[in-house]
Group I catalytic intron from a Gammaproteobacteria bacterium, 204 nucleotides, folded computationally. It matches the Rfam family "Group I catalytic intron". A reference for the family is Cech (1990), "Self-splicing of group I introns", Annu Rev Biochem. The sequence was found by an Rfam model in a public genome assembly.
């Protein structure tokens, strides 16, 4: 030298090169969602991937267990079909990811005020893992843009205007960016489970 993969492609993230599983926006349908509304929320598409603000601040907790899960890959036995092969099914792998108990937490907020307690969020939740930074994360400020229960103000009584304390401005961190590291690479064994994928890039 290699190596949380580049590269191409893509909104983003698995698998694969024919597509396809998950997620996210936008447009469409739908509703005994919550709302005065914009909006949230929740189901659905042989549909699209153009777009998705800003500055300042935080850096801690990272443990003990546990549930789920698509595509893909599997087939010795078992279910279905079949004369048989095979074919589908369950199983069983890997895994994108989805979570849940208790404990633990940085800054700021709430609520006592002497270090306590509490909502929110966060950790768990990398390739075993270990440290730095900082944002798609938290806080606080501001901006764009939608409403307008209420509240001001005209008033030609129909309304019209303005003004957030209400909305919105995606998703990706189950390690993003990085620097170690494990691992792979060499060399010897070829051995352990297992039907087989596989364990296992991590076996001695």
């Nucleotide at each position: 030298a290699c190596g949380g993969u580049c590269g191409c492609c893509u909104c983003c993230u698995g698998a694969a090169u024919a597509u396809u599983g998950g997620g996210c926006a936008u447009c469409g349908g739908g509703g005994u969602u919550g709302g005065a509304a914009a909006c949230u929320c929740c189901c659905u598409g042989a549909a699209u991937g153009a777009a998705u603000c800003c500055a300042c601040u935080c850096a801690a907790a990272u443990u003990a267990g546990g549930g789920g899960a698509a595509a893909c890959c599997u087939u010795a036995g078992c279910g279905g079909u079949u004369c048989a092969a095979g074919c589908c099914g369950a199983u069983g792998g890997c895994a994108a990811u989805c979570c849940c108990u208790a404990g633990c937490c940085a800054a700021g907020c709430c609520g006592a005020u002497g270090a306590c307690g509490g909502a929110a969020g966060g950790u768990a939740u990398a390739g075993a893992g270990a440290c730095u930074a900082a944002a798609c994360g938290g806080g606080u400020g501001g901006g764009g843009c939608c409403u307008a229960c209420g509240g001001g103000c005209a008033g030609u009584u129909g309304u019209g205007c303005c003004c957030a304390u209400g909305g919105u401005c995606a998703a990706g961190a189950g390690a993003u960016a990085g620097u170690c590291c494990a691992g792979a690479c060499u060399c010897c064994a070829a051995a352990c489970a297992g039907u087989c994928a596989u364990g296992a890039a991590c076996u001695g």